The RNA shown here (transfer RNA) has 99 nucleotides and comes from an archaeon. Rfam family: tRNA. From the family's description: Transfer RNA (tRNA) molecules are approximately 80 nucleotides in length. The coordinates come from a structure-prediction model, not an experiment, and the mean pLDDT is 82.
RNA sequence: GCCUUGGUAGCUCAGCCUGGUUAGAGCGACUGACUGUUAUGCCUUCUUUGCGAAGGUGCGGCAAUCAGUAGGUCGAAGGUUCAAAUCCUUCCCAGGGCG
Numbered sequence: 001g002c003c004u005u006g007g008u009a010g011c012u013c014a015g016c017c018u019g020g021u022u023a024g025a026g027c028g029a030c031u032g033a034c035u036g037u038u039a040u041g042c043c044u045u046c047u048u049u050g051c052g053a054a055g056g057u058g059c060g061g062c063a064a065u066c067a068g069u070a071g072g073u074c075g076a077a078g079g080u081u082c083a084a085a086u087c088c089u090u091c092c093c094a095g096g097g098c099g
Base pairs, nucleotide, nucleotide: 001098002097003096004095005094006093007092010027011026012025013024020082029069030068031067032066033065035063036062037061038060041057042056043055044054045053046052075091076090077089078088079087
């Protein structure tokens, strides 16, 4: 230098071929509900009176489940079109191949 694959939410990706519903899924983040668990606190009782034991309570934390919310100039710019993540051109970045 040429060819080829990819670039879409914080992450992993679908959607592109065949342009058109509102740009989506899972994970993650945040908020709420609920359940479980949990004390060095508090209550009750017991007590060998010990800074002891048992039961209760369940703040805050953690975990499960459920519900909801936010988050994107679809790598960049330009073009075609009524309409572009999707088609065309150039460029940028990453992987692979050839020379």